[in-house]
This is a predicted structure of a 71-nucleotide RNA (Glycine riboswitch aptamer) from uncultured Gemmiger sp. The model forms 89% of the base pairs in the Rfam consensus. RNAcentral holds the sequence, with entries from MGnify. The prediction has a mean pLDDT of 77. It matches the Rfam family "Glycine riboswitch aptamer". Gene Ontology term of the family: glycine biosynthetic process.
RNA sequence: AAAACGGGAGAGACCGCGCACGCCGCGGCGCCGAAGGGGCUGCAACAACUCUCAGGCAAAAGGACCGUUUU
Numbered sequence: 001a002a003a004a005c006g007g008g009a010g011a012g013a014c015c016g017c018g019c020a021c022g023c024c025g026c027g028g029c030g031c032c033g034a035a036g037g038g039g040c041u042g043c044a045a046c047a048a049c050u051c052u053c054a055g056g057c058a059a060a061a062g063g064a065c066c067g068u069u070u071u
Stems, first nucleotide, its partner, number of pairs: 001071007012029001014028005030057003036053001037051003
């Protein structure tokens, strides 16, 4: 570094309208920080802080990151 397996947080199952009734579409308000992206600090950085464009706010999925094994 790659692969496999395991762990893995936060925040409205909000409101209105439509509908083919779908885990759907459009609009509105609120919120989260752990894919990605931007800013700041800094010698530098994948760290800290910050923005929330993207993403997300039942479960599932995703998920930074961590552990084990193999090469």